This is a predicted structure of a 270-nucleotide part of an RNA (large-subunit ribosomal RNA, domain VI) from Actinomadura parmotrematis.
Lineage of the source: Bacteria > Actinomycetota > Streptosporangiales > Thermomonosporaceae > Actinomadura.
It matches the Rfam family "Bacterial large subunit ribosomal RNA".
Context: one part of a larger RNA
RNA sequence: CGUAGGAGAAUUGAAGGGAUCUGUCCCUAGUACGAGAGGACCGGGACGGACGGACCUCUGGUGUGCCAGUUGUCCCGCCAGGGGCACGGCUGGUUGGCUACGUUCGGUAGGGAUAACCGCUGAAAGCAUCUAAGCGGGAAGCCUGCCUUGAGAUGAGUUCUCCCUCCCACUUUCGGGUGGGGUAAGGCCCCCAACAGACCAUUGGGUUGAUAGGCCGGAGAUGGAAGCGCGGUAACGUGUGGAGUCGACCGGUACUAAUAGGCCGAGCGG
Numbered sequence: 001c002g003u004a005g006g007a008g009a010a011u012u013g014a015a016g017g018g019a020u021c022u023g024u025c026c027c028u029a030g031u032a033c034g035a036g037a038g039g040a041c042c043g044g045g046a047c048g049g050a051c052g053g054a055c056c057u058c059u060g061g062u063g064u065g066c067c068a069g070u071u072g073u074c075c076c077g078c079c080a081g082g083g084g085c086a087c088g089g090c091u092g093g094u095u096g097g098c099u100a101c102g103u104u105c106g107g108u109a110g111g112g113a114u115a116a117c118c119g120c121u122g123a124a125a126g127c128a129u130c131u132a133a134g135c136g137g138g139a140a141g142c143c144u145g146c147c148u149u150g151a152g153a154u155g156a157g158u159u160c161u162c163c164c165u166c167c168c169a170c171u172u173u174c175g176g177g178u179g180g181g182g183u184a185a186g187g188c189c190c191c192c193a194a195c196a197g198a199c200c201a202u203u204g205g206g207u208u209g210a211u212a213g214g215c216c217g218g219a220g221a222u223g224g225a226a227g228c229g230c231g232g233u234a235a236c237g238u239g240u241g242g243a244g245u246c247g248a249c250c251g252g253u254a255c256u257a258a259u260a261g262g263c264c265g266a267g268c269g270g
Base pairs, nucleotide, nucleotide: 001152005163006162007161008160009159010158011157015149016148017147018146021049022048023047024046025045026044027043033038051106052105053104054103055102059100060099061098062097066093067092068091069090070089071086072085073084074083075082076081110144111143112142117137118136119135120134166181167180168179169178170177171176186264187263188262189261190206191205192204193203194202211257212256213255214253215252216251217250218249220246221245222244227240228239229238230237231236
């Protein structure tokens, strides 16, 4: 820009894309077959490999403003307690998130038309013949079936809901047409954000509010804070006390910030 008014939702599915894999073992059955050696079709079941999708309950990884321990050194006047630097100094753990080494699911079945091939009926050609007329069977392949994109599918589809016959000028073949303006439904700008994200977009909110931060509570992590008391010459232990501290998680609460405001946007058809 189009989809012959302007919007908000929900859809149909033309046409694309993806997937399509495979092994071992067991039963049938040591059966059919075969002198034996050997050893099935058909059918049923179990367990895998590789590949792919989703997810984070479990297991593991990661963890750079979480917790603890600890070395050297400098500083906070000293003790105690802390801070800086040294690969986050190093070490042990670790919430959320992200992940695989983790979990779970998938390839199937079914339908249709066929290839090679196997047939039925059957003449030309009194026989024969799957073919000439006609009718069947038949593949991991083809069309579907499964997942997904999808009406710019210009062939622009469908359904539901919302808005409305405004004002001015020019023109007119008096049906209307053109231009401008303020609006409706609605949208955008702007702002707070994240289950989204390079930007944009998307999604959730914007005081009639729990959108983010803060605060409060919970979960969870670390693992027993400081101070003081007690014991010990001391290192240290112990009590107060599952203590203190704490990112993302789950709730609550308007304390802070989403204030205020601006712009765009139909007049058709019936």